[in-house]
Annotation:
The RNA shown here (transfer RNA) has 73 nucleotides and comes from a bacterium. Model confidence (mean pLDDT): 81 of 100. Rfam family: tRNA. It is annotated as a transfer RNA. Rfam describes the family as follows. Transfer RNA (tRNA) molecules are approximately 80 nucleotides in length.

RNA sequence: CGCGGGGUAGAGCAGUUGGCAGCUCGGCAGGCCCAUAACCUGCAGGUCGCCGGUUCGAGUCCGGCCCCCGCAA
Numbered sequence: 001c002g003c004g005g006g007g008u009a010g011a012g013c014a015g016u017u018g019g020c021a022g023c024u025c026g027g028c029a030g031g032c033c034c035a036u037a038a039c040c041u042g043c044a045g046g047u048c049g050c051c052g053g054u055u056c057g058a059g060u061c062c063g064g065c066c067c068c069c070g071c072a073a
Stems, first nucleotide, its partner, number of pairs: 002071006010025004019056001027043005049065005
C1' cells in the first nucleotide's frame, strides 16, 4: 500500500427513508430527609474528526484527507 469496522456532550452510545441533534451515566441547582445514599424536578454542556461537493435543506448522500480498532500481507 490492500480489506473491514469506527470517530456524535466529560464517559458509554442511538440517530431507520436527508427535515427540531437525542438517550443513559456523570456535573450543577433545587426538592425530599435529622443527615447521607437512593428517589423526584430542572439546568448547563455539541465546530456531529477535517476540507470540499450535491441539495431548498446533510450527523445522514458523494469525493479527498486525518486518527483509532481489527484482518490479511